RNA sequence: CUCGAAAAAGCCAAACCAGCCGAGAGGCCGGGGCGGAAAGCAACGGGUCUUUCAACAAGAAAGCCGGGCUACCAAAG
Numbered sequence: 001c002u003c004g005a006a007a008a009a010g011c012c013a014a015a016c017c018a019g020c021c022g023a024g025a026g027g028c029c030g031g032g033g034c035g036g037a038a039a040g041c042a043a044c045g046g047g048u049c050u051u052u053c054a055a056c057a058a059g060a061a062a063g064c065c066g067g068g069c070u071a072c073c074a075a076a077g
Base pairs, nucleotide, nucleotide: 001077002076004073011036012035016031017030019028020027021026034063040069041068044066045065046064048060049059050058051057
């Protein structure tokens, strides 16, 4: 460096429920725990979603895929 077997210490938190914010996608917070080895960070490419008759445009999501940056443990290579 690659990989993610085994184990340990921890970490995050889907659906759903309550509260608040937003026109909406959705966000924050508490409960909850389906899952996750980057489910840590960031909208770069594709795709998705919202506003819109549509387009333009503006916006949302990193737990869709690819790529980027950073990182705990660690057999084997």

Background: The RNA shown here (c-di-GMP-I-GGC riboswitch aptamer) has 77 nucleotides and comes from a Pseudomonadota bacterium. Model confidence (mean pLDDT): 86 of 100. It matches the Rfam family "c-di-GMP-I-GGC riboswitch aptamer". Rfam links the family to the GO term cyclic-di-GMP binding. The sequence was found by an Rfam model in a public genome assembly.